[in-house]
RNA sequence: GGGCGGUUAGCUCAGUUGGUAGAGCGCCUGGUUUACACCCAGGAGGUCGUUGGUUCGAGACCAUCACCGCCCACCA
Numbered sequence: 001g002g003g004c005g006g007u008u009a010g011c012u013c014a015g016u017u018g019g020u021a022g023a024g025c026g027c028c029u030g031g032u033u034u035a036c037a038c039c040c041a042g043g044a045g046g047u048c049g050u051u052g053g054u055u056c057g058a059g060a061c062c063a064u065c066a067c068c069g070c071c072c073a074c075c076a
Stems, first nucleotide, its partner, number of pairs: 001072007010025004019056001027043005049065001051063003
């Protein structure tokens, strides 16, 4: 330098044909218990990596840049 894959909640990851974002774990509150854990109920937490474009509408499509991983090439 080239190719491919990835970037979504604190962590691990879903998200269908473009229609306005979820799960598990974790965290908080309450219940339960002598107490803790388990369990039950409820809750908080998101600029969907950046910037732009297309569209009535983008997490999903296009371009760009950044970062991570894999492969190839080049130099020494």
Model confidence (mean pLDDT): 81 of 100. A computed fold for a 76-nucleotide RNA from a Chloroflexota bacterium, annotated as transfer RNA. NCBI's taxonomy places the organism under Bacteria, Bacillati, Chloroflexota. The sequence is in RNAcentral, with records from ENA and MGnify. The same sequence occurs in records of 2 taxa. It matches the Rfam family "tRNA". The family's RNA type in Rfam is transfer RNA.